[in-house]
Context: one part of a larger RNA
RNA sequence: CUGGGCGUAAAGCGUACGCAGACGGUUUGGUAGGUCGGGUGUGAAAGCCCAGGGCUCAACCCUGGAAAUGCACUCGAAACCACCUCACUUGAGUAUAGGAGAGGGAAGCGGAAUUCCUGGUGUAGAGGUGAAAUUCGUAGAUAUCAGGAGGAACACCGGUGGCGAAGGCGGCUUCCUGGCCUAUUACUGACGUUCAGGUACGAAAGCGUGGGUAGCAAACAGGAUUAGAUACCCUGGUAGUCCACGCCGUAAACGAUGAGUGCUGGAUGUCGGGGGUAUUCACCCCCUCGGUAUCGAAGCUAACGCGAUAAGCACUCCGCCUGGGGAGUACGGCCGCAAGGUUGAAACUC
Numbered sequence: 001c002u003g004g005g006c007g008u009a010a011a012g013c014g015u016a017c018g019c020a021g022a023c024g025g026u027u028u029g030g031u032a033g034g035u036c037g038g039g040u041g042u043g044a045a046a047g048c049c050c051a052g053g054g055c056u057c058a059a060c061c062c063u064g065g066a067a068a069u070g071c072a073c074u075c076g077a078a079a080c081c082a083c084c085u086c087a088c089u090u091g092a093g094u095a096u097a098g099g100a101g102a103g104g105g106a107a108g109c110g111g112a113a114u115u116c117c118u119g120g121u122g123u124a125g126a127g128g129u130g131a132a133a134u135u136c137g138u139a140g141a142u143a144u145c146a147g148g149a150g151g152a153a154c155a156c157c158g159g160u161g162g163c164g165a166a167g168g169c170g171g172c173u174u175c176c177u178g179g180c181c182u183a184u185u186a187c188u189g190a191c192g193u194u195c196a197g198g199u200a201c202g203a204a205a206g207c208g209u210g211g212g213u214a215g216c217a218a219a220c221a222g223g224a225u226u227a228g229a230u231a232c233c234c235u236g237g238u239a240g241u242c243c244a245c246g247c248c249g250u251a252a253a254c255g256a257u258g259a260g261u262g263c264u265g266g267a268u269g270u271c272g273g274g275g276g277u278a279u280u281c282a283c284c285c286c287c288u289c290g291g292u293a294u295c296g297a298a299g300c301u302a303a304c305g306c307g308a309u310a311a312g313c314a315c316u317c318c319g320c321c322u323g324g325g326g327a328g329u330a331c332g333g334c335c336g337c338a339a340g341g342u343u344g345a346a347a348c349u350c
Base pairs, nucleotide, nucleotide: 003322004321005320006319007304008303012318014201015200016199017198021194022193023192025088026087029084030083031082033081034080035077036076037075038074039073040072041071042070049065050064051063052062053061054060091191092188093187094186095185096183097182098181099180103177104176105175106174107173108172109171110154115149116148117147118146119145120144121143125136126135162169163168206247207246208245209244210243211242215241216240220236221235222234223233258317259316260315261314262313263312266295267294268293269292270291271290272289273288274287275286276285299306300305323350324349325348332343333342334341335340
């Protein structure tokens, strides 16, 4: 390369947007670049193939033919691809009317709890454990009542509930703001899908500068345990956890399952809409659209399992894999303040 693959065996980029590229709905007329057909020229000789001939045969050699899948020019065809053009509405989008939501950003507010401080009551213990001790307490602790300070997180509601592209999002109110769903018609008229490179976002930890610090708590100290105990348990405790701004760019970033479109029996629950029947209303029932979850026909799968939210049947585009170790290492490049990230081998070995 041709293939075969990517839920769990190696393999889906953490996620999105998107230029180039690739691919792309129905229809009219045209062009003739691709495509198809004819003709002409060319496609050296030798070789290969066919026929005949010469060395006693053969190898070998000679003559003729065929072939030379190609290229150029030319004449045609017009289904398909392409291009130009006339239209269309189903793809896509817009408008209108409703709807749900922890979607995002900012400001303000609230109550419970922990801790600390002040004061009152009160007295000898409290705390902690398997048992203890370190620790706190007669300078009055623990307990209890009142008041105050401050930081962080938001019980119940709460739900295989909701929202978001992913990371993720949960007290209340206000302001700003993104996306989604449904219905009715109307409008635009293929405006679409995917996407190398690129750009943006991206948990936690970590880094820089400045704040903040109640609780928790790497490191660290002490007490235990133990043969030892650089641990598990206990008492303390600093970074950090919080805020602002700027970096980092990684995770079992997982559904270990890329995005998009179409098609392919059902059953049950739930969330958000719409319609119908009935009804005072609501519930129930039927239909339908969009999510989410369970079970399952066919089919698929090595099995497990998946099964309209496919891992089924197909198509388009991207990413990735190709035995284990060496190794996500070395070297080089790029990025970073650093930590490191990204790209990513070989020798050797089984």

Predicted 3D model of a 350-nucleotide part of an RNA (small-subunit ribosomal RNA, central domain) from a metagenome. The full RNA is in RNAcentral, with records from SILVA. Rfam family: Bacterial small subunit ribosomal RNA. Rfam links the family to the GO terms structural constituent of ribosome and ribosome. Its mean pLDDT, the model's own confidence on a scale to 100, is 88.